RNA sequence: GGCUGGCCGGGCGACCGCGACGGAUCCUCGGGGAUCCGACGAGGAAGGUCCGGGCUCCACAGGACGAGGUGGUGGGCAACACCCACCCGGGGCAACCCGCGGGAUCAGUGCCACAGAAAACAGACCGCCGGCCGGGACCAGUCCUGGCAGGUAAGGGUGAAACGGUGGUGCAAGAGACCACCAGCGCGGCGGGCGACCGCCGUGGCUAGGCAAACCCCACCUGGAGCAAGACCAGACAGCGAGCGUCCGAGGGUGGUCCGCCCGAGCUCGCGGGUAGGUCGCUGGAGGCCGCCGGCAACGGCGGUCCUAGAUGGAUGGUUGCCAACCGGAUCGUCGUGAGGCGGUACGGCGAACAGAACCCGGCCUAUGAGCCAGCCCAU
Numbered sequence: 001g002g003c004u005g006g007c008c009g010g011g012c013g014a015c016c017g018c019g020a021c022g023g024a025u026c027c028u029c030g031g032g033g034a035u036c037c038g039a040c041g042a043g044g045a046a047g048g049u050c051c052g053g054g055c056u057c058c059a060c061a062g063g064a065c066g067a068g069g070u071g072g073u074g075g076g077c078a079a080c081a082c083c084c085a086c087c088c089g090g091g092g093c094a095a096c097c098c099g100c101g102g103g104a105u106c107a108g109u110g111c112c113a114c115a116g117a118a119a120a121c122a123g124a125c126c127g128c129c130g131g132c133c134g135g136g137a138c139c140a141g142u143c144c145u146g147g148c149a150g151g152u153a154a155g156g157g158u159g160a161a162a163c164g165g166u167g168g169u170g171c172a173a174g175a176g177a178c179c180a181c182c183a184g185c186g187c188g189g190c191g192g193g194c195g196a197c198c199g200c201c202g203u204g205g206c207u208a209g210g211c212a213a214a215c216c217c218c219a220c221c222u223g224g225a226g227c228a229a230g231a232c233c234a235g236a237c238a239g240c241g242a243g244c245g246u247c248c249g250a251g252g253g254u255g256g257u258c259c260g261c262c263c264g265a266g267c268u269c270g271c272g273g274g275u276a277g278g279u280c281g282c283u284g285g286a287g288g289c290c291g292c293c294g295g296c297a298a299c300g301g302c303g304g305u306c307c308u309a310g311a312u313g314g315a316u317g318g319u320u321g322c323c324a325a326c327c328g329g330a331u332c333g334u335c336g337u338g339a340g341g342c343g344g345u346a347c348g349g350c351g352a353a354c355a356g357a358a359c360c361c362g363g364c365c366u367a368u369g370a371g372c373c374a375g376c377c378c379a380u
Base pairs, nucleotide, nucleotide: 001377002376003375004374005373006372007371008369010323011322012321013320014319015318016317018041019040021038022037023036024035025034026033027032043354047365048364050363051362052361053360054359055226056225057224058223062259063258064257065256067222068221069220070219071218072086073085074084075083076082087101088099089098090097091096102217103216108215109214110211111210112209125156126155127152128151129150131148132147133146134145135144136143137142138141164182165181166180167179168178169177183207185204186203187202188201189200190199191198192197230280231279232278233277239271240270241269242268243267244266251263252262253261287306288305289304290303291302292301293300294299326349327348328347332343333342334341335340
């Protein structure tokens, strides 16, 4: 000068508040309320709600089509789009980082902006080449120049990309037209690896553009809805009209469609009326930490140990003292010839940012502060 991984998200009090639990006392007609005491009360992301699961209900989640998702290989995990290891490609001197990484010859279709003559079974703008028809000059068979129809993908120019690269042969000029080497592709064989893949040998035709986060194809996965799930208790009310239906069955489960299955006697619309309370679900779990063992690792096994939010208009806060940590640091000590280095103290500063549970977990992503620690690489 860089690269990678990790840690912390303050501690102890005082006073004043808030929520919920337990106890005591008092008030209250039942629900309940008040005061006091005790122990307890947000995060690394509680966030975004982007994936995956648990749990609940609907058929014990069934068939077809459709739709969506995933996409190198092998493992891990309850599962995943997550994690680990490796492969391939790209970047970097390196540590290391990045990849939306199946298929574009053997399924088919489509697209390739701008520029450029031409953008995909190629293509003549300039150039190069010979032929034909003219014009001009003179040293009379050469040079210059105009036109016409051609040949040519070597050279120039455009572009992200122009149909292998270098050298030679060849040719009017050229061209894999031919040859040598190289790169790359297909096929075959041998060897290594669980595999992605890698190495070597032989052979073939001389060469194959890109995009699948375009349609599409291939393989695998996905039933739907979500704690306002769902269950129970209490309580209020008033009906009227129209239409459809009661097994030849309306409607519902069903929120992609159809089938199937199940429930099924009510359903829909208009007018009018009532309620909008409580309890459970509700927090201890694929949980954290330590040790040993297995594994490169993710992770797994065994043993020990630890754990106190659960609100429902939604509590978890405010003020202040001391300390830790961090920054600055006179003087002092020490080392040094010296510039200065190291250590410690008085004192001063700071004492925080992002944010905030709402059924629960595993991830990803995003936001964020004073800082701290470890390993590795490059240069000197």